This is a predicted structure of a 362-nucleotide RNA (Bacterial RNase P class A). Rfam family: Bacterial RNase P class A. Rfam links the family to the GO terms dimeric ribonuclease P complex, ribonuclease P activity and tRNA processing. By type it is a ribozyme. The model forms 97% of the base pairs in the Rfam consensus. The sequence was found by an Rfam model in a public genome assembly. Its mean pLDDT, the model's own confidence on a scale to 100, is 78.
This record gives sequence, C1' cells and structure tokens, in this order.
RNA sequence: CCAGUCGGCCGGACAGUCGCGUCCCCGCCCGUCAGGGCAGGGGUCGAGGAAAGUCCGGGCUCCACCUGGCACGGUGGUGGGUAACACCCACCCGGAGCGAUCCGCGGGACAGUGCCACAGAGAGCAGACCGCCUCCCUCACCUGCGGGUGCGGGCGGUAAGGGUGAAAGGGUGGUGUAAGAGACCACCGCGGUCCCGGUGACGGGACCGGCACGGUAAACCCCACCGGGAGCAAGGUCGGACAGGGGACGUCAGAGGGUGCCAGCCCGAGUCCCCGGGUGGACCGCUGGAGGUCGUCGGCAACGGCGAUCCGAGAUGGAUGACUGUCGAGAACAGAACCCGGCUUACAGGUCGGCUGGUCCC
Repeated sequence: CCAGUCGGCCGGACAGUCGCGUCCCCGCCCGUCAGGGCAGGGGUCGAGGAAAGUCCGGGCUCCACCUGGCACGGUGGUGGGUAACACCCACCCGGAGCGAUCCGCGGGACAGUGCCACAGAGAGCAGACCGCCUCCCUCACCUGCGGGUGCGGGCGGUAAGGGUGAAAGGGUGGUGUAAGAGACCACCGCGGUCCCGGUGACGGGACCGGCACGGUAAACCCCACCGGGAGCAAGGUCGGACAGGGGACGUCAGAGGGUGCCAGCCCGAGUCCCCGGGUGGACCGCUGGAGGUCGUCGGCAACGGCGAUCCGAGAUGGAUGACUGUCGAGAACAGAACCCGGCUUACAGGUCGGCUGGUCCC
C1' cells in the first nucleotide's frame, strides 16, 4: 500500500438576535396575617444512540401476601457476571474459512407414539432394477474329445460395483470366496469398562465388543429449572357536582373474593345487574439513580470493591424552534411522558484502534 475481519467513538461546531418550557431570585398586582397571580427583568437547565418496536428482565405501586398438585407459558452445552433476564463474559462441542474471525432454535431419538414427500426394486426387525457368480436347459462355434466360449431361458447365491434419493443398515485397504459379505484382519468411526487431567461441559489413554442404536423433538412427548395477578389511566390527597328507583344473592349454617382448575389456608358484610342523574378540577407519585466521569485494587473477561468529583428534561393542549455570520459549508434515522438493564430494528456522513492474508522497501 492492497484485500479482509473485529471493536470503540461522534451524529455538525462556535458566536449573535428573537421565541418556547421547568426551577430560582427580583419587581409589580390582589388579599383579613395564610397565600395567590403576572403578557415585566435577570439567571440555571432543556431529548437520543436509538428517546422507536413494546419483545424480554427488574425496580416501584396496589391486590384479604401468594402453600401444594394439575394445567398453561418460558428457558435449555458448561462455568461465571448481574437486582434479574431470552442479556453479557470466558470456555467446550459441531460446522465454514489459508487465516484474523464467523455461524449454531447446542437437553433427551436404547420411555412411548407419529412422520420420512418425489424418485426408487427397497425408507426400517429393508431391498435383487442393472450388474457379478455357481448350477440346469436349448442352440451355435472351436476342439488335441477331457472340455472351452458365446446368444437366449430357468432355479438360486450375492448388498462388492452401477442407478434412485436429503438419507440405502459403519468407512478405507486387505485376506477370503464360484461371486460376495465384519465372514476374518489392520486403521478410523461407534458402544462398554477402567485410569488420568479439568470446578464443569469435555479431552486424552488402555482394554474389551464385530457393530447392536438411520433421520426428525421449530412433531406429540419426556427430563431439569423458572414463573401469584394487574399495571403510573398503578396508587394516593384535597376540592366540587348529583336524585333517586327496581331486581338477584347474602349477613357466621356466611354471598362473594385472594384474576385458569382442585385442595389447603386466609379475608369477609356487603356483592352483582338494569333504568335514571352528576362530574370529568388541582396536587402528590415525578425524577438523585442497580446514575455519570476519573483514579486505584481484584478478576483472562463480563463485572465487582474503595476513593474523589459532577448533577444532565420533567411537560399534562403537552416546551427544545427560527434567522444571520464564520468554519473543507449544509446533510441520515428519528423526538422524552414512572424509572432502569437488555434485545431487535432504522441511520447521511465522519473518525480511531486491534488483528489476519498478500505485496514492496529499509
């Protein structure tokens, strides 16, 4: 330098003018002290890496607190991290690549059931279509008369070779045989027992077994583990308005409830339906938190401990915009609504670093 691979960061900057929202101070106004209001002035702060999809996990709040079984749903190599997870880190196994690296929906197919399209002779206690081989029959040819060769037909043998298929009942090579075949042998694979290493998934080795166990669980199913329900319109405080009527069940021999069913346990004096009427205001929850940055220590890492330091939106008709100037100069996807950790998806352009392969130069 070229090609590749992995990861991090930014997401226009600065200045000026005007405008909007939160909070604080001042000023002005109202008011019976409490307090309230403002179109005034000054100051502070004011969207994102995904604020998104709402797909997982938690915090928080409420529910008469939550046990057991069944059902249902989820997770699924091992070890660790974490508040928790379907996330993250490290490792193992399998696959792809020369490699860096990437991919895996990665428990169980000797518990049982089901399925394996098309093609093919045969798709699961398999199968002779072509081929190969022994024997028999007919015919032809050759003959040194023992026989041999060939076309066709028949009874069998054969899973080596061909062909079908995603998959054909271990693979390669040899011995063997009429031809063949784990029939036998070596190596590989597979299974079993033992030993060694590792926390473990797993790896290595020795001996034995001639091979039994095709695939599919994103088919039912089995195994292990996890899961109480509802959600900030949660939930609470204050204030205001209204008009009541009818029905069902029940008040301890208890309706109903604890959000699938059963049992247990607990709560329980009201619960539910219909007609009619009223309100739809303010405040809290609300943002300081599993928080950010830096340093140090432990750890391969994810992450954790300690110390210092910083405060970075909080609306509720819902604020963050517009213009001008300069700068390698006009730009992407998109915008908070209880909060946080993830995943996934969208994204103009820019930037930094690690590693791999190749080439050239010193």